[in-house]
Transfer RNA from [Candida] anglica, 73 nucleotides, folded computationally. Its mean pLDDT, the model's own confidence on a scale to 100, is 81. NCBI's taxonomy places the organism under Eukaryota, saccharomyceta, Saccharomycotina, Debaryomycetaceae, Kurtzmaniella. Its Rfam family is "tRNA". Rfam links the family to the GO term triplet codon-amino acid adaptor activity.
């Protein structure tokens, strides 16, 4: 110094070669349950690295930054 490939909730990780409210598991909070605490149930809350672009629509495609891993000099 080229060049590949990733980044989605508080943690792990799906997503159908652009299209119907973005899922799931753990944690978290509340509720029921117990004298209580746990364990079960029920519900809620939380998320697209960052900044432009392209589209009637972007996680998904493009461009640059950032962070990480691997190859290669």
């Nucleotide at each position: 110094a080229a060049g590949u490939c990733a980044u989605u909730a508080g943690a792990u990780u799906a997503g159908u070669u652009g299209g119907u409210u973005a899922a799931a598991u753990c944690a978290u909070a509340a509720a029921u349950c117990u004298u209580a605490c746990a364990c079960a149930u029920u519900u809620a809350a939380a998320a697209g690295a960052u900044a432009g672009g392209u589209u009637c629509a972007a996680g998904u495609c493009c461009u640059a930054u950032a962070u990480g891993a691997c190859u290669u000099a």